[in-house]
Parts: sequence; C1' cells; structure tokens
RNA sequence: GACCGUUAUAGGCAAAACCGGUGAAAGCCGGCGACGCAAAACUAAAGGGACUACGGGCGGCUUUACCGCUUAUGUCAGCCAGUUGCCAGC
Repeated sequence: GACCGUUAUAGGCAAAACCGGUGAAAGCCGGCGACGCAAAACUAAAGGGACUACGGGCGGCUUUACCGCUUAUGUCAGCCAGUUGCCAGC
C1' cells in the first nucleotide's frame, strides 16, 4: 500500500415497540430498548429508487363542504449507489 473480514482485540452504531415533543403527513428530535449492521460514517434535483401531499393544478359532486387524480420546494441513505475511514490476519 492492496486485498480481505468476526472463531481476534478494543470498541462503535442502534431496528421495532413504548413514553414525551414536533410536523398536514411522510418523517424527525429526546428517553428507554436492541432487531440487526464490517462502514447501519458522510452524501438527497449536482446517480437511481421509494414515501408523503399542507399548498398548487385538474376533475367529480349534494358546488365556500367533501372526494378523486396529479405535482416536491418536504421526507427516507438501516433500498441500491457514490465518497471516506478504524482494526486484526496474510
């Protein structure tokens, strides 16, 4: 330096549920908790994919209501991906 990865060492992160907060929602924050993760670190129109629809547009109708369709500027990286990194062995 490269490859490689748990039957090594020392560690790290923290799903769901529950409680509180926040948001229209998706979701996010904190507590608790540990399903799992060798990148479950970082990156969100400067790759793809997915979710939500306050608001906008269009339509329906019993026409200031309600319903449906559509749309991201919102959200998710623990979906794929890109970038970067620790340690052991060889």
The RNA shown here (c-di-GMP-I riboswitch aptamer) has 90 nucleotides and comes from Aquitalea aquatica. Its Rfam family is "c-di-GMP-I riboswitch aptamer". Its family is annotated with cyclic-di-GMP binding in the Gene Ontology. The sequence was found by an Rfam model in a public genome assembly.